[in-house]
RNA sequence: ACGCGCUCCGGGGUCAGUGAAAAUCUGUACCGGCGGUAUAGUCCGCGACCCGCUCGCUUCCUGCAGAGGCCGAUCUCUGAAAGGGGCGGGCGGCUGAACUGGUGCAAUUCCAGUGCCGACGGUGAAAGUCCGGAUACGAGGCAGCGCGC
Numbered sequence: 001a002c003g004c005g006c007u008c009c010g011g012g013g014u015c016a017g018u019g020a021a022a023a024u025c026u027g028u029a030c031c032g033g034c035g036g037u038a039u040a041g042u043c044c045g046c047g048a049c050c051c052g053c054u055c056g057c058u059u060c061c062u063g064c065a066g067a068g069g070c071c072g073a074u075c076u077c078u079g080a081a082a083g084g085g086g087c088g089g090g091c092g093g094c095u096g097a098a099c100u101g102g103u104g105c106a107a108u109u110c111c112a113g114u115g116c117c118g119a120c121g122g123u124g125a126a127a128g129u130c131c132g133g134a135u136a137c138g139a140g141g142c143a144g145c146g147c148g149c
Stems, first nucleotide, its partner, number of pairs: 002146003007141002013028001015027003029129002031118002033046004041116002050093009060084003064079005098114005120132003
């Protein structure tokens, strides 16, 4: 370096006010996946969500073919991927938000100050924090085994 299997891998309101009703509004509080880099929610990149194209698998549904049963009539088995669905891979699109000062070789990452952002569906009231998909997906992390340099 490559391969293999294991394992780990997302946090946050029992607040106050208004109101018939709000953890959704107002006030205020709290939270921040992964890799890079002087320590990052805000820089660069990745992941997940959503969308599109494409490839493969699958007989779950429809239809098709063959065999058998039934002979008021619709059933069983087998097969093949035509359409749909499901699962997986690849590619692409989309995807929020920060400045100033200080220190320093180096920091939009540390310190000080003041800001800003947060998918989709649901919810007698509008959601980063409630409920849900999610015992999911996942970028990656730790150690190990094999093999080579």
Record summary
Predicted 3D model of a 149-nucleotide RNA (FMN riboswitch aptamer (RFN element)) from Frondihabitans australicus. Model confidence (mean pLDDT): 83 of 100.